[in-house]
Molecule: transfer RNA
Organism: Candidatus Aenigmatarchaeota archaeon
RNA sequence: GCGAUCGUGGUCUAGUGGUAUGACUUUGGCCUUCCAAGCCAAAAGCCCGGGUUCAAUUCCCGGCGAUCGCA
Numbered sequence: 001g002c003g004a005u006c007g008u009g010g011u012c013u014a015g016u017g018g019u020a021u022g023a024c025u026u027u028g029g030c031c032u033u034c035c036a037a038g039c040c041a042a043a044a045g046c047c048c049g050g051g052u053u054c055a056a057u058u059c060c061c062g063g064c065g066a067u068c069g070c071a
Stems, first nucleotide, its partner, number of pairs: 001070007010024003018054001026042005047063005
């Protein structure tokens, strides 16, 4: 330099057009003599810009980053 794959809460992850799923973590509450465990609730997310569309995490273009391959 060229190509492929990927980018989703603090972490991991599902979601291929109709306002995002689950787990862990964190916080509060219940329970307990206390702690742990358990139960309930809450907070926290689509890498950036543009385009298409009534509607974009999803499709298209560009950029940035990561991994892999070729040179």